Molecule: glmS glucosamine-6-phosphate activated ribozyme aptamer
Organism: Cytobacillus purgationiresistens
RNA sequence: CUUAUAAUUAAAGCGCCCGGACUAAUCUAUGGACGACACUUGGAUUAGUUGACGAGGAGGAGGUUUAUCGAAUGAUUCGGCGGAUACCUCCCGGUUGCCAGCACAACCGAAAUCACUUCUUUAAAACGUCAGGGCAACCUGAUGCACAAAGAGAAGCGAAUGUGAAAAU
Numbered sequence: 001c002u003u004a005u006a007a008u009u010a011a012a013g014c015g016c017c018c019g020g021a022c023u024a025a026u027c028u029a030u031g032g033a034c035g036a037c038a039c040u041u042g043g044a045u046u047a048g049u050u051g052a053c054g055a056g057g058a059g060g061a062g063g064u065u066u067a068u069c070g071a072a073u074g075a076u077u078c079g080g081c082g083g084a085u086a087c088c089u090c091c092c093g094g095u096u097g098c099c100a101g102c103a104c105a106a107c108c109g110a111a112a113u114c115a116c117u118u119c120u121u122u123a124a125a126a127c128g129u130c131a132g133g134g135c136a137a138c139c140u141g142a143u144g145c146a147c148a149a150a151g152a153g154a155a156g157c158g159a160a161u162g163u164g165a166a167a168a169u
Stems, first nucleotide, its partner, number of pairs: 014082004019078001020050010031039001053070003059091005092109006101163003113159002116156006127144007
């Protein structure tokens, strides 16, 4: 240094890289002018770089795959693989329907029926400046500064099944 085994740690725009793009070295082809060097453009090999910016999201089991929201770049955040709190079904426990229980409907997993309105909820990258690493593509950090949407929370207002004991008027 490589391989195998075992253990530990690490996460959800999370992890990885056989395509692509980009960089470098070597070789090679081409062009203007052709003697050489250098340069332009292309090819091969090897090695490297890139490959998602935050917000949001977890009852259990199974299933499924293009699993919510916006920002940025002049645009590879392209493409691929794996995963993932999404979604569907069932199960467990519960909420609302003004009044238990049962049924039905819509919901919730510390919250909980539906619609509308208002307010709140540290965005980050980008960009600028500086520092460090690398031949380079690029990478790491510090600092300054703004700008979202969904979702969630708090209020307001309007509407919300059948049966049905008791109580009240």